[in-house]
RNA sequence: GCCUGUCCAGCUCAGUUGGUAGAGUGCAAGGUUCUUAAUCUUGAGGUCGUGGGAUCGAGUCCCACGGUGGGCA
Numbered sequence: 001g002c003c004u005g006u007c008c009a010g011c012u013c014a015g016u017u018g019g020u021a022g023a024g025u026g027c028a029a030g031g032u033u034c035u036u037a038a039u040c041u042u043g044a045g046g047u048c049g050u051g052g053g054a055u056c057g058a059g060u061c062c063c064a065c066g067g068u069g070g071g072c073a
Base pairs, nucleotide, nucleotide: 001072002071003070004069005068006067007066010025011024012023013022019056027043028042029041030040031039049065050064051063052062053061
């Protein structure tokens, strides 16, 4: 330099044919317990890497850029 995968909650990851952004874990509060641990309930937490485009509507499609992994040279 060329080809290709990936980027979503603090962390690990789902997200179907484009139609309300979720789970586990962690965190906070509460129940239970003499207390802790364990367990149960509730809650907070997201410019979906950045910018732009097409669409009534984008995490999802298209383009550019950036981060990161792999292959070729």
Model confidence (mean pLDDT): 80 of 100. This is a predicted structure of a 73-nucleotide RNA (transfer RNA) from Hibiscus syriacus. Its Rfam family is "tRNA". Rfam links the family to the GO term triplet codon-amino acid adaptor activity. The RNAcentral record of the sequence draws on Rfam. Taxonomically the source falls in Hibiscus (Eukaryota, eudicotyledons, malvids, Malvales).